[in-house]
RNA sequence: UGAGUCGGCUAGGUGGCUGCGGUGCUCCAUUUAUUGGAGGCUGAGGAAGGUCGGGGCUCCAUAGGGCAGAGUGCUGGCUAACGGCCAGUCAGGGUGACCUGCAGGACAGUGCCACAGAAAGGAAACCGCCGAUGGCUUUUAGCACAGGUAAGGGUGAAAGGGUGCGGCAAGAGCGCACCAGCAUCAAAGGUGACUUUGAUGGCUUGGUAAACCCCACUCGGAGCAAGGCAAAAUUUGAGGUGGGCUGCCCGCCUAAUACUUCAUGGUAUGCCGCUUAGAUGGAUAGCCACCCAAAGAAAAUCCACAUUUUCUUGGACAGAACCCCGCCUACAGGCCGACUCACUUU
Numbered sequence: 001u002g003a004g005u006c007g008g009c010u011a012g013g014u015g016g017c018u019g020c021g022g023u024g025c026u027c028c029a030u031u032u033a034u035u036g037g038a039g040g041c042u043g044a045g046g047a048a049g050g051u052c053g054g055g056g057c058u059c060c061a062u063a064g065g066g067c068a069g070a071g072u073g074c075u076g077g078c079u080a081a082c083g084g085c086c087a088g089u090c091a092g093g094g095u096g097a098c099c100u101g102c103a104g105g106a107c108a109g110u111g112c113c114a115c116a117g118a119a120a121g122g123a124a125a126c127c128g129c130c131g132a133u134g135g136c137u138u139u140u141a142g143c144a145c146a147g148g149u150a151a152g153g154g155u156g157a158a159a160g161g162g163u164g165c166g167g168c169a170a171g172a173g174c175g176c177a178c179c180a181g182c183a184u185c186a187a188a189g190g191u192g193a194c195u196u197u198g199a200u201g202g203c204u205u206g207g208u209a210a211a212c213c214c215c216a217c218u219c220g221g222a223g224c225a226a227g228g229c230a231a232a233a234u235u236u237g238a239g240g241u242g243g244g245c246u247g248c249c250c251g252c253c254u255a256a257u258a259c260u261u262c263a264u265g266g267u268a269u270g271c272c273g274c275u276u277a278g279a280u281g282g283a284u285a286g287c288c289a290c291c292c293a294a295a296g297a298a299a300a301u302c303c304a305c306a307u308u309u310u311c312u313u314g315g316a317c318a319g320a321a322c323c324c325c326g327c328c329u330a331c332a333g334g335c336c337g338a339c340u341c342a343c344u345u346u
Stems, first nucleotide, its partner, number of pairs: 001342010012291007020043004025039005045317001049328002052326005057223004069219005074088005089103001090101004104214002109212002111208003126153002128149003133146002135143003161179006180204001182201008227272004236263006242254004294313008
C1' cells in the first nucleotide's frame, strides 16, 4: 500500500418562528361534577418492526398418578425463565485472522437406500481369470461341461479395510508384517464433554433417526379486545299512591290504565388496568437560515492527479400502544479498536 476477519459507537448539528400530545406544577376565569386560557416542565428506536421463544400481570381450569400429544437434545456455567448468553469439546470450511453446527442412540426392534448395475447388506459371477479335482477328446496336450474365484474391468453416492510379501490351478485376511479403523481394559490430564499413550482381540457386521422408534429432560389453556369498577334505556319481581264494598277508620276485593319507590341483570357509555412518551382512530411535527457528511454541474490553477470557488439536489432502515428479558429481520453514510494475509521500502 492492497485485500480481509472480529468487536464497538453514531444514526446529522445549532438558532429562530408557527403548531400538536401529556401534566396530581403555578396563576386567572368559571362550574354541581367541571371546563377554558396563559406560563413552566416533558414528549420514539437501535431496531419502537416481525410477534418467534421466555417471564411478569389477569381470568378460566386443576386432589394425586399414568397414557396420549408437543418441544428440547455434546459439556460446564449464567439467568426469574427460554429454543437465550458466555466459555469449552468434537465435526466441517478457510493459506490465515476466523466462521458454521438440524451435535443423544444405527450390536433394542422395524423400515428404506431412487437411477444405473449381475448383485444394495452377514450380498453378488455381467465381462474377465482359472479349470488343480471330476468329465469329454485326437491324452507331456486340448475343450471350457460341472465347478472354483471378489485380484482386474464396468455400474453406482456407497460393492463389506489399504499396501506389500507369502500362498494358490486361479484367487481370497487363507497366513504374516505395517498402517487405518472398531471393541475391551489400563495409565495420565480435565469438574465434564473429551484428549493422549499403552496392551489385548477377531481380521473389520455401510448409510439413513429432518423414517418410525428408543433414551433423558421439560410442558394446563387463553390473552390488555386479559380483567375490574360505576352504570342509562329496556326486561322481570316486590311495594306505595289509586278504584270499589261504606260517610269515616280498620279489613277485604281489584288492576286492564297513570304516577312513584326498591331490587334484578350489566348492554350503550365512562373510568381503572396504563407507566418519568402514554394515544384509544392514534401527539412526538412543519418552515426558514447557517454549518458538517454525500451526489451532480460550471469556472479558475494545473501535463495529470488534485485543490479552491459558485450553483443545484438532498439525508439509511424506519413510528411506541400493558411491561420486561432475548432472538430474527431491515439499515445510506461515518468513526474507533484488535487481528490476519500478500507485496514493497528501511
The prediction has a mean pLDDT of 75. This is a predicted structure of a 346-nucleotide RNA (Bacterial RNase P class A) from an Acidimicrobiales bacterium. Lineage of the source: Bacteria > Bacillati > Actinomycetota > Acidimicrobiia > Acidimicrobiales. The model forms 89% of the base pairs in the Rfam consensus. It matches the Rfam family "Bacterial RNase P class A". Rfam classes the family as a ribozyme.